[in-house]
Order: sequence, then structure tokens, then C1' cells
RNA sequence: CCAGGUUCCGGAGGUAAUCGCUGCAUAGCAGAGGAAAGUCCGGGCUCCAUAGGACAAUGGUGCUGGUUAACGGCCAGGAGCAGUAAUGCUACAGAUAGUGCAGCAGAGAAUAGACCGCCUCGGAAGAGGUAAGGGUGAAACGGCAGUGUAAGAGACUACCGCCUGGACAGUGAUGGACAGGGCUAGGUAAACCUCACCAGGAGCAAGGCCAAGAAGCGAUAAGCUGGUCCGGCAUUGAUCGCGGGUAGGCUGCUUGAGCUAUGGGGUAACUCAUAGCCUAGAUAGAUGAUUACCUAAACAGAACCCGGCUUAUCCGGGGCCUGGUUUU
RNA sequence: UCUCCUGUAGCUCAGUCGGUAGAGCAGGUGGCUGUUAACCACCCUGUCGGGGGUUCAAAUCCCUCCGGGGGAG
Repeated sequence: CCAGGUUCCGGAGGUAAUCGCUGCAUAGCAGAGGAAAGUCCGGGCUCCAUAGGACAAUGGUGCUGGUUAACGGCCAGGAGCAGUAAUGCUACAGAUAGUGCAGCAGAGAAUAGACCGCCUCGGAAGAGGUAAGGGUGAAACGGCAGUGUAAGAGACUACCGCCUGGACAGUGAUGGACAGGGCUAGGUAAACCUCACCAGGAGCAAGGCCAAGAAGCGAUAAGCUGGUCCGGCAUUGAUCGCGGGUAGGCUGCUUGAGCUAUGGGGUAACUCAUAGCCUAGAUAGAUGAUUACCUAAACAGAACCCGGCUUAUCCGGGGCCUGGUUUU
Repeated sequence: UCUCCUGUAGCUCAGUCGGUAGAGCAGGUGGCUGUUAACCACCCUGUCGGGGGUUCAAAUCCCUCCGGGGGAG
């Protein structure tokens, strides 16, 4: 210098003038986001008469350890795969619990099979042996070298792979050795399923309070705890249907698993201590418009609140690492 | 705010416990007819909404994004 990998950070138009909008403690101050989005996960909060135990069903998760309020997130590690490498990706438990599936091609597709070939017998037709080699397929019942043989074959031997075993190292996933076995036990579980773990349901239009208005009638029987049992709750109110009335206000509502700084712990995710700070809260829904200059200006707008993931997107900056080339 | 369904040929729809995508209408060509329609024969037609994954193999199973439609309060 070229090519690539990885990680972190900053901003989200600025200034001035004029006119508006929402809130509040009203000469004033504050006023959308990194994703406010998708609603894909996880919680807080609220109600369901309470939210307890066991079993079943259903759904989800699925290497190990940690982190957290929790998670399917994140961090670290292991294994496998890809890449020259930096590094990246992985729903990564179980296929000797059972059931199922594998089209076409091919001789044969699951405890298989003999088309070509090879060998033996035979004049030939054919019979027998065989699975080295060819061919089909995504996949053909270990690979490779030798011994052996009529030709062959784990039939036997070494190495590799596989399986079993008890030690060793590690918290663990697992690892590298050792001993033995003998080739038996192919694939698929994002097919049913098995195992382990997790999950009660509904959602701020939840729910609470005030005001105003109104007209009651009928059905059900025991019910509720969303499947069953135990336990619990409720007993003259409950559930359902028809009809009638209202279309107002307050609250929940923003101080929170909050932000910033310093110090400590930890490889890291994260966490602890101290100090400081207050940073939108509408309810048909505010956060805008115009003009001038500078300018590169995208995706997009809160509606109970947080932690993640995913997706959309403009401008800019830094660190570390790998490979190649050239020069010293 | 919450929630469900759906996307396959130009149009309307099948196919969704995996095996390589069809039907009707429409369109084209030829035949029949004096001509048209009807009828007969043949033909054309697909990124199965986009992307990724599992699998030998995906319209179908899983994840994610996009579009359309419905429902509840």
C1' cells in the first nucleotide's frame, strides 16, 4: 500500500426572527427515538372470590458454567462445521424405548442384494462360490495396506475410525492417554415420540373513585378455582340472555430493576459502594410552521412502564487482528 | 391496544402429517361453418409473497421480514 476480519464510540441538523401547541411551581422553564417500529420473547403492575399441592394434556426451551427481576437474551468455555488465517456459524439431549418415512434411479434401501464383473465345474445351456473392481443413488452394512484364497471376504494382522471399561485432568461440557472388544449398532426427532427443565388466565379500553341518567324482565341450577383429584372460596348472591340508561371528570401516569461521575470486585456479561441529578405525559391525542444563512441530512413519531431480540436508516471517528506485496 | 386468518398460472381456487404443482375460466393455433358463437383437438402459463435454516429432497416443517383481510374491547 492492497484485501479482509472484528470491536467500540459520537451525532441525529445548527443559528436568528416571527407565529402557534402541551405540561408545570406560569415575566419563565421543559417538551419524541436509536430504533418511539414489528409485537418476536421476558418481566414489573392490575384484576380474575385464592393463584396452593399432585397428575394429565397443551405449548415452549434443549452442549457446559455463569449473569439477571426474568428470558428463547448476554458473557465465557467445550465440541462440530466453514475459512490459508484473523474469525464466523450451530434448535448442539436421545436413533440398542417404541412407531413411522426414504419418490425417481438402481440387481438390491434396512437385520438388503447379485446387473456387469471375478473364480470353479461344464462341450454348451447352465449350476455353484464371491462382494476386491464397475455402475445407480443423498445414502449400498467400516477405511486403507498386507497376509490369505480357486476367486474373495475382519477370515486374520498393523494403523485409522467405532464400541466398552476403570482411572487421570477439569466445577462441568469434555479432553489426552491406557486396556479390551470385534465390525455388531446406517440416516431422519425444525416426523410422532422419550428424557430433563419452564409455564394458571387476561390485559392500562387492566383496574380504582366521583358525578349524572335509567325500567325492568326472563332462564339456569348449584357454582368458582380455564382438564381431573385434594385443598380452598362463595353461599342469596352468582352466571347467561333480552331490554333500558350514560358517552362526563379524577386516578392509574411517570422517581425508575433510572441517569451521570468516581472507586472496588469479576477474563467478561454483570455487580457493589459513595456522591450528585430529575429528564415528555397528551386523551381525537402537544412536541410544529414560515423566512434567511450554513449544510451531507436518511429511517421514522411516545400513549402503562422496563430488559432483550429483529427489522428500517443518514453522517462521522477510533482501536485491535489476519493474509499478500514492496522497501529497509 | 390486543388478536386471528390469508398470500399458489392473467382471474377464481385445489394441493399443507415432505417425494419435485394441478383444475375451471381466460389467451393462442388448427378443425367444423357461407360467417360468428357453441363444439372438438392441441398448445402456452408459475422465483408457490421475499430472505434464511432443517432435510438426500420444502408450496408443505422452523425462524424472520413484507403485503392483504377480518374480529374484540
About this RNA: This is a predicted complex of two RNAs, RNase P RNA and transfer RNA, with 401 nucleotides together. It holds a member of the Rfam family "Bacterial RNase P class A". Rfam links the family to the GO terms ribonuclease P activity, tRNA processing and dimeric ribonuclease P complex. Model confidence (mean pLDDT): 76 of 100.